Predicted 3D model of a 395-nucleotide RNA (Bacterial RNase P class A) from Geomonas diazotrophica. The organism belongs to Geomonas, within Bacteria.
RNA sequence: CGAAGCAGACCAGAUGGCCGCCGUCCCCCGUAGCCUUGUGCGAAGGGGGAGGGAGGAAAGUCCGGGCUCCACAGGGCAUGGUGCUGGAUAACGUCCAGCGGGGGCAACCCCAGGGAAAGUGCCACAGAGAGAAGUCCGCCCUCCGAAGCCUUGGCGAAGGGGGGUAAGGGUGAAAGGGUGAGGUAAGAGCUCACCGGGUUCGGCGGCGACGCCGGAUGCCAGGUAAACCCCACCAGGAGCAAGACCAAAUAGGGAAGCGCCAAGGACGGCCCGUCCGUGCUUCCGGGUUGGUUGCUUGAGGGUGUCGGCAACGGCACUCCUAGAUGAAUGACCAUCGCCCGCCUCCGGGUAACCGGUUGCGGGAACAGAACCCGGCUUACGGGCUGCUUCGGCCA
Numbered sequence: 001c002g003a004a005g006c007a008g009a010c011c012a013g014a015u016g017g018c019c020g021c022c023g024u025c026c027c028c029c030g031u032a033g034c035c036u037u038g039u040g041c042g043a044a045g046g047g048g049g050a051g052g053g054a055g056g057a058a059a060g061u062c063c064g065g066g067c068u069c070c071a072c073a074g075g076g077c078a079u080g081g082u083g084c085u086g087g088a089u090a091a092c093g094u095c096c097a098g099c100g101g102g103g104g105c106a107a108c109c110c111c112a113g114g115g116a117a118a119g120u121g122c123c124a125c126a127g128a129g130a131g132a133a134g135u136c137c138g139c140c141c142u143c144c145g146a147a148g149c150c151u152u153g154g155c156g157a158a159g160g161g162g163g164g165u166a167a168g169g170g171u172g173a174a175a176g177g178g179u180g181a182g183g184u185a186a187g188a189g190c191u192c193a194c195c196g197g198g199u200u201c202g203g204c205g206g207c208g209a210c211g212c213c214g215g216a217u218g219c220c221a222g223g224u225a226a227a228c229c230c231c232a233c234c235a236g237g238a239g240c241a242a243g244a245c246c247a248a249a250u251a252g253g254g255a256a257g258c259g260c261c262a263a264g265g266a267c268g269g270c271c272c273g274u275c276c277g278u279g280c281u282u283c284c285g286g287g288u289u290g291g292u293u294g295c296u297u298g299a300g301g302g303u304g305u306c307g308g309c310a311a312c313g314g315c316a317c318u319c320c321u322a323g324a325u326g327a328a329u330g331a332c333c334a335u336c337g338c339c340c341g342c343c344u345c346c347g348g349g350u351a352a353c354c355g356g357u358u359g360c361g362g363g364a365a366c367a368g369a370a371c372c373c374g375g376c377u378u379a380c381g382g383g384c385u386g387c388u389u390c391g392g393c394c395a
Stems, first nucleotide, its partner, number of pairs: 001391008010383002013336005019330001021053002024050006033041002035038001055366001059377002062375005067239004079235005084098005099113001100111004114230002119228002121224003136169002138165007148155003177195006196220002198217008243293004253284008264276004300319008338363005345356004
């Protein structure tokens, strides 16, 4: 100097002017109303002032928890989720440190990473066969055998029937572990040596996943479980539109009192009476609209220190930082700053290139809290800081 990797609890334009928006607090005026009747206090409303007002993801709503209401003896089934080990945590599917596997020269990155010998399914195309598989070609044995040969009864290239063979070829992402030797009619872990894997026994190290070393055993039956399934573990449901409180008009419900001239229904008919029904008044309770609350001080932030490799935790000091509800946090202008392209010039360098510069043109993203946290994922113009790796050159 170049090319890369990782981390960040990093920034997310600045200043001024002008016009607005949503809360909080203070002052003044002040309608209704109130009283101690004063030019008093004051819901509403109006004016003025001070100070505050989105994010790294506020997003998707995918996990986990707090909080709230409902349900709940205990056990099981179903359904959903998780799946190496140890730790962190309120909890997690997150994070940290490791193990194993894979990728990269490396820094470093990726992995839902239990079981395929419980059972079932699937494996495109090609291929004979996709699985306790399979004979298409080849190889070998045997029988027959047109031509042909001869000692005339046989042999027998080609070809055909039967059988053996998974060594070789061919198909495929994948076809019964690899190399060599023995063996055999030809072959085959059929046998042997070495290598690879599995199972099992022992020793050593580690909390553990696991690693290393040694022995035995020919055990070598494809892959796929973010396919069904099996095993182990974890899950009660709904969500701030949860929930709590205040409470209007209208309609409807209940209770009490009063009324019912005539007429109505039930108590078999009639009378009384009771009930239903009906009208008015008063009271009660529920719901809708509306309002208040929940609501932002919390597993909270910062600094220091201690413990820990770390995630994180303990302690001390310190800070308070949006609460809207058709939903505020904005719009415009000026100057400066940032990024990109082109032109001009300057400096460094052998060069590639790097740094700066006047002017012109263009660009500035993703995106808007809605009960609150911890995560994950996704989106995003550009910039900054730190650490590390590889390559080139110089000393």
Its Rfam family is "Bacterial RNase P class A". Its family is annotated with ribonuclease P activity, tRNA processing and dimeric ribonuclease P complex in the Gene Ontology. It is annotated as a ribozyme. The coordinates come from a structure-prediction model, not an experiment, and the mean pLDDT is 78.